This is a predicted structure of a 1515-nucleotide RNA (small-subunit ribosomal RNA) from Fibrobacter sp. UWH3.

């Protein structure tokens, strides 16, 4: 000597579960890719049991025999074709066949054999006839075949003898299921061989042993039931034959048996085992190498010889194939070792040796041995070793990267100092070898001792020495799983991928580089097996909703079974015995330097068999028991079933009466009915079907199901009390019976309803929903069908485990209030269970027994086959292929043509607009050289643009420049520069002329510095080029909507929930109350600004109660107004009512203001990959004499058209003319400009004042008066002509304004649509920014100044709660089916081809067996002989391989055409399902329809909503 058990990724927005797929591990007779130093030990055609060239793999013995030959020293030695003996049945190969006593294991043979070997015993004596070889002769291509003659043996034959054996008979003993042993007797039978070197060897008989073989039996040994019946020598018997032996093994006769759901038969697959791989184990897979057994030897059949074969290297026959041939005929069998071809992804040398081990022969030497021992080839596997070691930082170079500083590679290298394994050179050099052989000695033989001799591997292992870091590292991976990260290239391409998944311009996932990780002479990939997988669950799973309870019952077989006692001992347990070969694996040792490997010992081999013991439990025998079960008795409830009869209400129809124009139907209509009298109403009649109320959460039944009343027959159940039987029970495969609706057949019946069908509507269509009709059918009888969401989606039975409440039936107690018991039924709930939902004494809890069923989704409940059925169809029930999910429960959202509550100029109530006209402006479109670009529902479109003639300007054309229009750094030169002028040019630009650089040092030359210019050329500049889907920042929007979260705690396995929900209330998650929550944050509110009242302070440029002045203004003053600082004030504070004594609401008082006073600013978490790279910033990419930059001109201003936003109008609430009144904000020095003059005017010429509470500075609508009088006008002003003004280098393209003239459309605007709730809408003017000029736009300011809000049903948007969901890119979601296209596998199919197996018949080779006339005939017998017997052969017969014929069954392949199925970014038609999915859905069935589907009948909830109404559609 039992040391050992891990998980992860992937379904979802997230979660838990179910469930599949995938990965990490180990292994291999492997293969492939890249790479490759050495040694040891192993292993090596898994595929075509395909075909084989060549060589070898079984011979040996002369001491069995004769003959021949060679040599000879004549002594002899050697060789061997033939006869003869032994061996060739071993060893070696392969796994085709075989599902079998083939194998494994345990037994048996009283039913057997066994050469060589061992032991014992006996014996070896006498004869005979042939024959090969050889000699002679003949045929043949060859193989070979004859004829005649001589001869030997351990070859063959015969006789004698019998003490051994065998058979018969008799007896004794033993055992027993058939039998065995011994004794006696008898005779039919059965042997022999010699050789030699004289030691021995050999032969024969008998008995025994050993070894080997044969036969029999129990148990075990793959898949399929879509294989259920198989079997005539079949099963048995009697009698024979045959065999070593038993046996239907074979034969004749007799009987009718034998096997099978515990799986016969048939089909498929397969050699079995020890073992090997894996696994914690149980198991699962496998059967190479080694060992045991079996089978086979080109395919099939057959025997011979022999101890043994039905014989791999023997024979005969038949078939296929190959070879030779003179065409007559012959030869052959590598699944022996090498080797060849072929097949294949793939598997080696035509090697050495018998030295060892073993085998055959021999007396032996010895011979033979592709067994074996070795070597060769191959990283095919396992094991071991090496490719250096120590030091070495200028952290070298190179490479990579970089934030440009650096960092990494990296002590790595170089360099220095060492070492010497492997390899290499040289030298030495074993063991394996003795028990062999030879010689010698010794020994009675056997034997013993000594010496010598024998090595393929091999001059090998090993040892020593020399030189030399010298010759020796790769492979895969680096997104997660899973250790390891960056750069470049590529741009849904190329490619990767084990799963999830990467790649569409910043890829740690592709390719490459650098770096890293892992393993290492290997590393990866592929394939296969086990594991993980508790994913077939024995160990060790499940079935309410995930896959899964049979539709229900009865019941045979089977399984399981109450209490007490008794015997037995099959199961069970203990001890012992035999066996379980060896090897392997395990433990302990040992040997090769270690290890792999090998050796020794041990334990194990959990199995099988036997013996003894035990007696609890299971079983079994017998005897009892009463609690399970049953029966009898009393009693009770009930739509339980079947049959017959009866009843009323309603509907329809018919008849008649009354009566008149409609009825009916719908969302609204129409079809339909009706003046030939409907509908309505009254009366009468007929018919069929169904039974209101009671009625239910109720009752009965096994389920389906069952409902008016009465009667009859009948099944089941409950309760109570005794009595009886005495485990008689539970479950139940196959089987049998029942089984809704629909449907089928035959015959009836038919009132209503109503598939199909018809018509009318609706609609884009409407094969539907709605309406009017209407046939099968619905009903009855008989017979089928056999299915449903046949559901409680929960099989039946039994026991146990807290309760509460209702109800149905029955009983008991009783204090009449109630309480208790049993059986059903329903709800709530404890423990427990569950993934959760939920279940919870009616379990889905805890257990037991039995049955049924499940194992990812789809394909598919399909195909084929079979059974049933009249049919429809039902039952049973796959595969190919395809996907990485499909699914359950619950969570958070979102959504709903779900619900509740609430809000908002959301609707409603109003006022005014837009949409029509003209013009302005923006956009689309079109055009163009260009019409730059962006913005796109709300949330683009008078938007970026707070102002395009040039500029702007980004666009186009043309002309120029290239370190650049602009910045920094470097070098050089110069003071040219700059400024002014002239010329050319369209201008940019170019040319020319004139003209001061500065500072310091130094006398100066000059030097240096600064500034500027130019030149050089390098870094670089520059880009309104691209990407807003790489970004920052900013902004829009939901939305000023009331929400969005966190900490701790608690609940839940978890996602999450709670808080934040609820009752009130609010503008508000505002506040109050309650509450497993308690608090907090960002939002709300408040704090900020403006306006409204007032107080104080201050008093100019403002103001004036005063004075002066015509006025401007001055003096005086600061009361008031005003200005601008600081305060006060409003807080539901007070009162009343309501409310919960709350929050708060209503009303009131006071107050300038009242319930957030009004308006602003302020925009939570987030959404829209919203907008912007053309504000700016910025990553990456791109351009660099151009995509940069400068200039001139043009364009952004185009114009058939469409849309948005505005202005002006259409007029009298108006227009026009004249007169007249009252603001606020704001701006102003290149400016605003009073005032004067000129001009009709725009404006011009002068010009006061003002850097501003000072000046500019005058509002308009309004009011008063006149005219116009309803018209295309005295409305309206477009358009056009002419003439001007102003700005500006410049008004042509393309400005604004003025005057004169012209005088278009338009008379209030379709569908539709916008804004607004109070100083708001409407209306009126004013100012400002931009700006040289240009405003109907934008931003501000004031003046005048309304109407309406019942209310929340509806439209839109939003908030909260709840509900459903198959949505989560979240309804602009998801998703179904036909059709069309491509690809793939598959079913049917007229047929066609092939295959294996079976049956019947025909024919029959070789051959055994039987018969065997004629024929042949040495041995032995009879016989003097002749001859006969015995013997042999041809031939015949039975059987029979192959072959042929016949009819079928099965399997495979193929097949025009055809059926459905699956898959495939953007095809067609619809919209069936998911929300009430817009007609709730689904199941079964029937009919119909392009398709999803529709409708009828019955069923289910796995249906929402519920106060009513609300047509259709919505991708």
């Nucleotide at each position: 000597a039992a040391u050992g058990a891990a998980g992860a990724g992937u379904u979802u927005g997230a979660u838990c579960c179910u469930g599949g797929c995938u990965c990490a591990g180990a292994a291999c007779g492997a293969a492939c890719g890249c790479u490759g130093g050495u040694g040891g030990c192993g292993u090596g055609u898994c595929u075509u049991a395909u075909a084989c060239a060549u060589g070898c793999a079984a011979g040996u013995c002369g001491a069995g025999c004769g003959g021949g030959g060679a040599c000879u020293u004549c002594g002899g030695u050697c060789c061997u074709a033939g006869c003869g003996g032994c061996g060739a049945a071993c060893g070696g190969g392969u796994g085709a066949g075989u599902a079998a006593c083939g194998c494994g294991u345990a037994a048996g043979c009283a039913a057997u054999c066994u050469g060589c070997c061992c032991c014992a015993u006996a014996u070896c004596a006498g004869g005979g006839a042939a024959u090969a070889c050889c000699c002679g002769u003949g045929c043949c291509a060859a193989c070979g075949c004859g004829c005649g003659g001589u001869u030997a043996a351990u070859g063959c034959c015969c006789a004698g003898g019998a003490g051994a054996g065998u058979g018969g008979c008799a007896g004794u003993c033993c055992a027993c299921a058939u039998g065995g042993a011994c004794u006696g007797u008898u005779g039919a039978c059965u042997a022999g061989a010699g050789a030699u070197u004289u030691a021995u060897c050999g032969g024969u008989g008998u008995g025994g042993g050993a070894u080997g073989a044969g036969c029999u039996u129990g148990c075990g040994u793959c898949c399929g039931a879509u294989u259920a019946g198989c079997u005539a020598g079949u099963u048995g018997g009697c009698g024979g034959g045959g065999c070593a032996a038993c046996g239907g093994c074979c034969c004749a006769c007799c009987a009718a048996g034998g096997c099978g759901a515990c799986g016969a038969u048939c089909g498929g697959u397969a050699g079995c085992c020890g073992g090997c791989c894996u696994g914690a184990g149980a198991g699962g897979g496998u059967g190479a190498u080694c060992g045991g057994c079996c089978a086979c030897a080109u395919u099939g059949g057959g025997a011979c010889u022999g101890a043994g074969a039905u014989a791999c290297g023997g024979c005969c026959c038949a078939g296929a194939c190959u070879c030779c041939u003179a065409c007559g005929g012959g030869a052959g069998g590598c699944a022996g070792c090498a080797g060849u071809a072929g097949g294949g992804a793939a598997u080696a040398u035509u090697g050495c040796a018998c030295a060892a081990u073993g085998g055959g022969g021999g007396a032996a030497a010895c011979c033979c041995u592709g067994a074996u021992g070795c070597a060769g080839c191959a990283a095919c596997g396992c094991c071991a070793c090496g490719u250096g070691u120590g030091g070495g930082a200028a952290g070298a170079a190179g490479c990579a990267u970089u934030u440009c500083g650096g960092u990494g590679u990296g002590u790595a290298a170089a360099c220095c100092a060492c070492u010497g394994u492997c390899g290499u050179g040289a030298g030495g050099g074993a063991a394996u070898a003795a028990u062999g052989c030879u010689u010698a000695a010794u020994u009675u033989c056997g034997g013993u001792u000594a010496a010598g001799u024998u090595g393929a591997a091999u001059g090998u292992a090993c040892c020593u020495c020399g030189a030399a870091a010298g010759g020796a590292a790769g492979c895969a991976c680096c997104g997660g799983c899973a250790a390891a990260c960056u750069u470049c290239g590529u741009g849904c391409c190329a490619g990767c991928a084990g799963c999830c998944g990467c790649g569409g311009u910043a890829a740690u996932a592709c390719g490459a580089g650098g770096g890293g990780u892992g393993c290492a002479a290997g590393c990866g990939u592929u394939g296969u097996u086990c594991g993980g997988a508790a994913u077939c669950a024995c160990u060790g799973g499940g079935c309410g909703u995930a896959a899964a309870g049979g539709g229900a019952g009865c019941g045979c077989a089977g399984g399981c079974g109450g209490a007490g006692a008794u015997g037995c001992a099959a199961g069970c347990a203990g001890u012992c015995u035999g066996u379980a070969c060896a090897a392997u694996a395990c433990c302990g040792g040992g040997g090769c330097c270690c290890a792999a490997c090998c050796c020794c010992g041990g334990a194990c081999c959990u199995g099988c068999a036997g013996a003894c013991u035990g007696g609890a439990c299971u079983g079994u025998u017998u005897c009892u028991c009463u609690u399970g079960g049953a029966u009898a008795g009393u009693u009770c409830a009930g739509g339980g079933g079947c049959a017959a009869g009866c009843g009323g209400a309603a509907u329809u129809c018919c008849u008649g009466g009354u009566g008149u124009a409609g009825c009916g139907g719908u969302g609204g209509a129409a079809u339909g009915c009706g003046u030939a009298g409907a509908g309505a109403u009254c009366a009468g009649g007929a018919a069929g079907a169904a039974c209101a109320c009671c009625g239910a959460u109720g009752g009965c039944g096994a389920a389906g199901g069952c409902a008016g009343c009465u009667u009859g027959c009948u099944g089941g159940g409950g309760a109570c009390u005794u009595a009886u039987c005495g485990a008689c029970g539970c479950u139940c495969a196959u089987g049998c019976u029942c089984g809704a609706a629909a449907g089928u057949g035959c015959g009836g019946g038919u009132a209503g309803c109503a598939a199909a069908c018809a018509g009318g509507a609706u609609u884009a269509g409407a094969u539907a929903c709605c309406c009017u009709g209407g046939u099968a059918g619905u009903c009855c009888g008989c017979a089928c069908c056999g299915u449903a969401a046949a559901c409680a989606a929960u099989g039946c039975a039994u026991a146990c485990u807290g309760g509460g409440u209702g109800u149905c039936c029955g009983g008991g107690g009783c204090u009449c209030g109630c309480c208790c018991c049993g059986g059903g039924u329903a709800c709530c709930g404890a423990a427990g269970c569950c993934a959760a939902c939920g279940c919870g004494u009616u379990a889905a809890g805890u257990a037991u027994g039995c049955c049924g069923c499940c194992u990812g989704g789809g394909g598919a409940g399909u195909a084929c086959g079979u059974a049933c059925g009249c049919a429809a169809g039902u039952a049973u029930g796959a595969a190919a292929c395809u996907c990485a999910a499909a699914g359950g429960a619950a969570u958070u959202g979102a959504c709903g043509g779900g619900g509740g509550c609430c809000c908002g100029c959301a609707c409603a109530a109003g006022c005014g607009g837009u949409g029509g006209a003209g013009c302005a402006u923006g956009u689309g479109g079109u055009u163009u050289a260009a019409u730059u670009c962006g913005a796109a529902g709300c949330a683009a479109c008078g938007c970026g643009c707070a102002g395009a003639a040039c500029c702007u300007u980004a666009c186009c054309a043309g002309g120029g420049u290239u370190u650049g229009a602009c910045a920094u750094g470097g070098g050089a030169a110069c003071g040219c520069c700059g400024c002014g002028g002239c010329g050319a040019g369209a201008g940019a630009u170019c040319g020319c002329c004139g003209u001061u650089u500065u500072g310091u040092a130094g006398c100066a030359a000059u030097a240096c510095a600064a500034c500027g210019u130019u030149c050089c050329g390098c870094a670089c500049a520059g880009g309104u080029g691209c990407u807003g889907c790489a970004u920052g920042g900013c902004u829009g929007u939901c939305g000023u909507c009331a929400g969005c979260u966190c900490g701790u705690g608690u609940c839940g396995u978890g996602a999450g929930a709670u808080g934040u929900u609820g009752g009130g209330u609010u503008a508000a998650g505002u506040c109050c109350c309650g509450c497993a929550a308690c608090g907090a944050g960002c939002g709300c509110a408040a704090c900020c600004c403006a306006c409204g009242u007032u107080u104080c302070c201050a008093g100019u440029u403002g103001c004036c109660a005063c004075c002066c002045g015509c006025a401007a203004g001055g003096g005086g003053g600061c009361c008031c107004u005003c200005u601008g600082g600081a305060g006060a004030g409003a807080c539901u504070g007070c009162c009343g009512g309501g409310g919960a004594c709350a929050a708060c609401c209503c009303g009131g008082a006071g107050g300038a203001a009242g319930g957030u006073g009004u308006g602003g600013a302020u925009g939570a978490c987030g959404u829209c990959a919203a907008g912007u790279c053309c504000u700016c910033a910025u990553g990456g990419c791109c351009c660099u004499u151009a995509c940069a930059u400068c200039c001139u001109g043009g364009g952004c201003u185009a114009c058939a058209c469409a849309c948005g936003u505005g202005c002006u109008a259409c007029a009298a609430u108006g227009g026009u003319c004249g007169g007249u009144a009252c603001a606020a904000u704001g701006g102003g020095u290149c400016g605003c400009u009073a005032c004067c003059u000129g001009g009709u005017g725009a404006c011009a010429g002068g010009g006061c004042g003002c850097c501003a509470a000072u000046c500019c500075u005058c509002a308009a609508a309004g009011c008063c008066g006149g005219c116009c009088u309803c018209a295309g006008u005295u409305c309206g002003g477009a358009u056009c002509g002419g003439a001007g003004u102003c700005u500006g280098c410049a008004a042509c393209u393309c400005g604004a304004c003025u005057c004169c003239g012209u005088g278009a459309a338009g008379c209030u605007g379709g569908a539709a649509u916008c804004g607004c709730u109070a100083g708001u809408a409407a209306u009126c003017g004013u100012g400002g920014g931009u700006c040289a000029g240009c405003a109907c736009a934008c931003c501000a300011c004031g003046g005048u100044g309304a109407a309406u809000a019942c209310g929340u049903u509806c439209c839109c948007g939003g908030g909260c709660c709840u509900u459903g969901u198959a949505c989560a890119c979240a309804c602009c979601g998801c998703c179904c089916g036909u059709c069309a296209a491509g690809c793939c596998a598959u079913g049917g199919g007229a047929g066609g081809a092939g295959g294996g197996a079976g049956u019947g018949c025909u024919c029959u080779a070789a051959g055994u067996c039987g018969c065997g006339a004629u024929g042949c005939c040495a041995a032995c017998c009879c016989g003097c002989a002749a001859g006969g017997g015995a013997g042999c052969c041809a031939g015949c017969g039975c059987c029979u391989a192959a072959a042929g014929c016949a009819a079928g069954a099965c399997c495979u392949c193929u097949g025009a055409c055809u059926g459905g199925g699956g898959c495939u970014a953007a095809g067609u038609c619809g919209u069936a399902a998911c929300a009430a999915g817009g007609u709730a859905g689904c199941c079964g069935u029937a009919c119909c329809g392009g398709a999803a589907g529709g409708u009828g009948c019955g069923g289910c909830u796995g249906g929402a909503u519920u106060a009513c109404c609300u047509c259709c559609u919505u991708u």